This is a predicted structure of an 84-nucleotide RNA (c-di-GMP-I riboswitch aptamer) from Niallia sp. NCCP-28. The coordinates come from a structure-prediction model, not an experiment, and the mean pLDDT is 83. Taxonomically the source falls in Niallia (Bacteria, Bacillati, Bacillota, Bacilli).
[in-house]
RNA sequence: UAUCAUGACGGGCAAACUUUAACAAAAGUAAAGGAGGCAAAGCCACAGGUCUAACGCAUUUGCUAUGGCAGCCGGGUUGCCCAG
Repeated sequence: UAUCAUGACGGGCAAACUUUAACAAAAGUAAAGGAGGCAAAGCCACAGGUCUAACGCAUUUGCUAUGGCAGCCGGGUUGCCCAG
């Protein structure tokens, strides 16, 4: 310096669920609680996947992302600490 079946210290994040005179057409997001988990559960919708379908098109329930999900999974990028 690189790597990782591992362990520790101190920090970090926060699923389900609950709440809201919040944002949004919805999916979802934000905030306050909450903690099953996480070493990238930091960041980026680039590929696949998936959710929604306002507008639009078809015409009565279908199609469509220009809207989302980074905690579905690849990829890119940045990155903390002591041992072994």